[in-house]
Context: one part of a larger RNA
RNA sequence: CGUAGGAGAUUUGAGGGGAGCUGUCCCUAGUACGAGAGGACCGGGACGGACGCAGCUCUCGUGUGCCAGUUGUCCUGCCAAGGGCACGGCUGGUUGGCGACCUGCGGAAGGGAUAAGCGCUGAAAGCAUCUAAGCGCGAAGCCCGCCUCGAGAUGAGAUCUCCCACCGGGUUAACCGGGUAAGGCCCCUGGAAGACGACCAGGUUGAUAGGCCGGAGGUGUACGCACGGUGACGUGUUCAGCCGACCGGUACUAAUAGGCCGAGGG
Numbered sequence: 001c002g003u004a005g006g007a008g009a010u011u012u013g014a015g016g017g018g019a020g021c022u023g024u025c026c027c028u029a030g031u032a033c034g035a036g037a038g039g040a041c042c043g044g045g046a047c048g049g050a051c052g053c054a055g056c057u058c059u060c061g062u063g064u065g066c067c068a069g070u071u072g073u074c075c076u077g078c079c080a081a082g083g084g085c086a087c088g089g090c091u092g093g094u095u096g097g098c099g100a101c102c103u104g105c106g107g108a109a110g111g112g113a114u115a116a117g118c119g120c121u122g123a124a125a126g127c128a129u130c131u132a133a134g135c136g137c138g139a140a141g142c143c144c145g146c147c148u149c150g151a152g153a154u155g156a157g158a159u160c161u162c163c164c165a166c167c168g169g170g171u172u173a174a175c176c177g178g179g180u181a182a183g184g185c186c187c188c189u190g191g192a193a194g195a196c197g198a199c200c201a202g203g204u205u206g207a208u209a210g211g212c213c214g215g216a217g218g219u220g221u222a223c224g225c226a227c228g229g230u231g232a233c234g235u236g237u238u239c240a241g242c243c244g245a246c247c248g249g250u251a252c253u254a255a256u257a258g259g260c261c262g263a264g265g266g
Stems, first nucleotide, its partner, number of pairs: 001152001005163007015149004021049007033038001051106005059100004066093005071086006110144003117137004164265001166178004183261004187203005208254003211250005217243003224237005
């Protein structure tokens, strides 16, 4: 820009893409077959590999403003307690998130038409013949079936809902300009969304983010004081103290105020 007014939702599916793999073992059955050695078709079941999709309950990894321990040094006047630097100083753990080594699921089943091949009926050619007319089976392959994109499918589809036939100019026609409706955008607070756009949740008639409060969860028992010990230190107060992202609550802070676009119909 188009989709013969302007919007907001929900869809149909022309067409496109993805997937399509495979092993071992068990039963049937030590059966058929075979002198024996060996050893099935058909059918049924179990467990895997690689690959793919999804997820974070479990396990493991990561964790740079989480917690603790600890070395050296400098600083906060000193003690004590802390802070900086030293690879995040080093070490032990670790919430959310992200991930795989973790977890779940998938390839199909089924239907249709076929290939090689196997057949039925059957002449030409009194026989024979799967083929010439006709008919039936038959593949991991083809079409559908499964997942996904999808009406720019210009052949531009469908359904539901919302807004309405404004004002001025004009050969009262096309059209031009203007203010609006439904609705949308800008702007702002943010996000399991994201390079930026986009998408999604919100913007005071508000829980969108921060703060605060509660909970979960992580560290692992703080400081201070008391007591014991010459002391290092121990014990009690104390399952303490501190605490990122998680789950809730609460308008304290910030989403204020506002601006722009947007139909008048073949």